Model confidence (mean pLDDT): 83 of 100. The part of an RNA shown here (small-subunit ribosomal RNA, 3' major domain) has 476 nucleotides and comes from an uncultured bacterium. The full RNA is in RNAcentral, with records from Greengenes.
Context: one part of a larger RNA
RNA sequence: UGACGGGGACCCGCACAAGCGGUGGAGCAUGUGGAUUAAUUCGACGCAACGCGAAGAACCUUACCUGCUCUUGACAUCCCUCUGACCGCUCCUUAAUCGGAGCUUUCCUUCGGGACAGAGGUGACAGGUGGUGCAUGGUUGUCGUCAGCUCGUGUCGUGAGAUGUUGGGUUAAGUCCCGCAACGAGCGCAACCCUUAUCCUUAGUAGCCAGCGGUUCGGCCGGGCACUCUAGGGAGACUGCCGGGGUUAACCCGGAGGAAGGUGGGGAUGACGUCAAAUCAUCAUGCCCCUUAUGAGUAGGGCUUCACACGUGCUACAAUGACGACUACAAAGAGAAGCAAUACCGCGAGGUUGAGCAAAUCCCAAAAAAGUCGUCUCAGUUCGGAUUGUAGUCUGCAACUCGACUACAUGAAGCUGGAAUCGCUAGUAAUCGCGAAUCAGCAUGUCGCGGUGAAUACGUUCCCGGGUCUUGUACA
Numbered sequence: 001u002g003a004c005g006g007g008g009a010c011c012c013g014c015a016c017a018a019g020c021g022g023u024g025g026a027g028c029a030u031g032u033g034g035a036u037u038a039a040u041u042c043g044a045c046g047c048a049a050c051g052c053g054a055a056g057a058a059c060c061u062u063a064c065c066u067g068c069u070c071u072u073g074a075c076a077u078c079c080c081u082c083u084g085a086c087c088g089c090u091c092c093u094u095a096a097u098c099g100g101a102g103c104u105u106u107c108c109u110u111c112g113g114g115a116c117a118g119a120g121g122u123g124a125c126a127g128g129u130g131g132u133g134c135a136u137g138g139u140u141g142u143c144g145u146c147a148g149c150u151c152g153u154g155u156c157g158u159g160a161g162a163u164g165u166u167g168g169g170u171u172a173a174g175u176c177c178c179g180c181a182a183c184g185a186g187c188g189c190a191a192c193c194c195u196u197a198u199c200c201u202u203a204g205u206a207g208c209c210a211g212c213g214g215u216u217c218g219g220c221c222g223g224g225c226a227c228u229c230u231a232g233g234g235a236g237a238c239u240g241c242c243g244g245g246g247u248u249a250a251c252c253c254g255g256a257g258g259a260a261g262g263u264g265g266g267g268a269u270g271a272c273g274u275c276a277a278a279u280c281a282u283c284a285u286g287c288c289c290c291u292u293a294u295g296a297g298u299a300g301g302g303c304u305u306c307a308c309a310c311g312u313g314c315u316a317c318a319a320u321g322a323c324g325a326c327u328a329c330a331a332a333g334a335g336a337a338g339c340a341a342u343a344c345c346g347c348g349a350g351g352u353u354g355a356g357c358a359a360a361u362c363c364c365a366a367a368a369a370a371g372u373c374g375u376c377u378c379a380g381u382u383c384g385g386a387u388u389g390u391a392g393u394c395u396g397c398a399a400c401u402c403g404a405c406u407a408c409a410u411g412a413a414g415c416u417g418g419a420a421u422c423g424c425u426a427g428u429a430a431u432c433g434c435g436a437a438u439c440a441g442c443a444u445g446u447c448g449c450g451g452u453g454a455a456u457a458c459g460u461u462c463c464c465g466g467g468u469c470u471u472g473u474a475c476a
Stems, first nucleotide, its partner, number of pairs: 001476002003473003007470007015460002019424005026315008034306002042053002064301007073125001077124002079121006088103005106115003127290002130288003136284002138279003141275001143273001148187006154163003167178003193267004198235007207225002212222003238261001241255005317417001321376007333364001335362001338357002343352003383414001388409007430452007
């Protein structure tokens, strides 16, 4: 100087407390461990691995296993020889790749050849999702959006170092003020950026009967940009104003005005560093290793197994409910090898048809919870839907291993969950549906969107984590 303390002081955080809803019990989905297996490819392991890499394993993917094949190679450059093609089509063979046969088929030219492509050969080489993340770059997680981490000059100290950065206040903040052997500065904080909340303005192929006319009653038509909205520009919030407190300061408390008030809400933004943290399987890369195989192709299988254990979720156990009928109100997105209206067929998944739309114009599209009426009357039930049988639909060469969905039948566990444990402070929790990426098909996952919409916070003694000062130390 740090680190540590079941030392001290001060402060903060859904850290506790106060509340609300969960997990832990059940069934299922999904990941992991373990076991199994020819293979169940590999990685990730306290927080910070375990619905994680994977924004989507039937083939492909695919790296694994078994079988069958290839060896200058599936891919790149160079050299030599030959050919004129390559592509495409047909046939034979094979489980398939491979292999064999046939048809078709270039350009320029000074006629030497050249361009391009294919085949063969030779070796240089290719290739490796093989090893090492403890050789590395790059990227990322975490402490933590915590308020810290440093430097120059000066001063002090023999020195390591100290000071500044400590102290008194204050703040979300090393934020600011005051004081001080310090005076300044840098990376962080804040602000500048995006979005949301209000208004003005510019502009109207979406919106409006607001006012007028027509009307097949549909903003449908004429007409008009007033409003809503869209997207450009601007205004607006700064402790600016008032009162009180405070050291006349920083700042704090209350108030006015205001759509918004003291950082208005949300996002992006992550200092010096820590964990030999993660990744050689995104990529790049040193070294090591394989080179008729640890490379390459192909068929089938596996990654989907199952006495068990754990994590994360979904659905429930019901009456604040289930079911049936009818009636409303969103936002944000996607769409051409696409989204698909309408009409008809089917109980349905869906099928046939195919208007319109590269989209404020058409379409996906029905929002659901909600409301009104009715049935059920506390039961393993009109709760719950697992499992299983049969019949189907769709995608796709192909749904046996191993897809999703539909109809009928079946109707399991489950009556609110031990010890323990998690999330959340406001348009939040809880609850309800909608969309997108990936994607032929496959979503209870992920990322977004809006609808309805709470309770509680006395307080900082305690648990956990962090910051500042100080103290002790057989630690470095």